Model confidence (mean pLDDT): 82 of 100. The part of an RNA shown here (large-subunit ribosomal RNA, domain IV) has 325 nucleotides and comes from a Sphingobacteriales bacterium. The organism belongs to Sphingobacteriales, within Bacteria.
[in-house]
Context: one part of a larger RNA
RNA sequence: UCGUGGCUAAGGAACUAGGCAAAAAGGUCUCGUAACUUCGGGAGAAGAGACGCUUGCUGCAAGGCAAGCCGCAGUGAAUAGACUUGGCGACUGUUUAACAAAAACACAGGACACUGCCAAGUUGAGAAAUGAAGUAUAGUGUCUGACACCUGCCCGGUGCUGGAAGGUUAAGGAAGGUGCUUAGCGCAAGCGAAGGCAUUGACUGAAGCCCCAGUAAACGGCGCCGUAACUAUAACGGUCCUAAGGUAGCGAAAUUCCUUGUCGGGUAAGUUCCGACCUGCACGAAUGGUGUAACGAUCUGGGCACUGUCUCGGCCACGAGCUCG
Numbered sequence: 001u002c003g004u005g006g007c008u009a010a011g012g013a014a015c016u017a018g019g020c021a022a023a024a025a026g027g028u029c030u031c032g033u034a035a036c037u038u039c040g041g042g043a044g045a046a047g048a049g050a051c052g053c054u055u056g057c058u059g060c061a062a063g064g065c066a067a068g069c070c071g072c073a074g075u076g077a078a079u080a081g082a083c084u085u086g087g088c089g090a091c092u093g094u095u096u097a098a099c100a101a102a103a104a105c106a107c108a109g110g111a112c113a114c115u116g117c118c119a120a121g122u123u124g125a126g127a128a129a130u131g132a133a134g135u136a137u138a139g140u141g142u143c144u145g146a147c148a149c150c151u152g153c154c155c156g157g158u159g160c161u162g163g164a165a166g167g168u169u170a171a172g173g174a175a176g177g178u179g180c181u182u183a184g185c186g187c188a189a190g191c192g193a194a195g196g197c198a199u200u201g202a203c204u205g206a207a208g209c210c211c212c213a214g215u216a217a218a219c220g221g222c223g224c225c226g227u228a229a230c231u232a233u234a235a236c237g238g239u240c241c242u243a244a245g246g247u248a249g250c251g252a253a254a255u256u257c258c259u260u261g262u263c264g265g266g267u268a269a270g271u272u273c274c275g276a277c278c279u280g281c282a283c284g285a286a287u288g289g290u291g292u293a294a295c296g297a298u299c300u301g302g303g304c305a306c307u308g309u310c311u312c313g314g315c316c317a318c319g320a321g322c323u324c325g
Base pairs, nucleotide, nucleotide: 001320002319003318004317005316006315007314008313010311011310014309019306027051028050029049030048031047036041038146052069053068054067055066056065057064058063081304083302084301086299087298088296089295093105094104109144110143111142112141113140114139115138121130122129123128147291148290149289150288152222153221154220157219158218159215160214161213162212163211166210167209168208172204173203176200177199178198179197180196181195184191185190223239224238225237226236249283250280261277262276263275264274265273
């Protein structure tokens, strides 16, 4: 000096990003026990008291009542700190083997889509296997995530489903045209059948796309301007814009830049916290919205208890290292 352990006057979180670490609490019995609640819980809530030995009385017993005594020394374990506010996630569970255990994943429940069975989906080049020795109360895929109350408007874009009148459209088919070739004709220039070759090609020709509908718990989206007799604001009006202009609920929020917003609470003092306001830079309804008892080695605020975290240090034991001898 480090590690491990123990004690410490007075104070008691003044430490610190933060009570990190440590301390405190801890058993049994009796009494007692709030808000809230899904009536199960919350709850061992909280909190209070008792705990040894002897004798007597009582009782079937467990035990109860009364009186008295000891409360010294040693050994010596294990064993919840509790209360409260808010956020997130309903819960038990799962996870980054060796820096993350969580608000992430899963979950029961909800919804949509596909699938009629040799199912759809998945694996394989294939045979085949799986799905399933199942059959739509089943299987697969995607999203959401207990429960309660709910889940608004938009189908213009993208996607998907359906439609088939019209437009467009491939290979293929193909009337016709043109060129080359040459039997033949012609005195010659040249013309030139059939066939072949080359080329062009009206017309025909499916799905798709255009088009027409439907569909948002599909991907997604959810305005601007003006107006009242102080001012301010806008019940009201308009529609140049749009597919439609954000409903309920919530809101400086795990979302708020300005911002330590403003007001209230808590403190002597509070960038955090709680309750409000709404000016939502840039909440918002299964990419779910708002609540919610219980639960959580979760995140945040507060006070109680407790303490060497600190004021501010000191001492002791053991082990290791170092220095000196």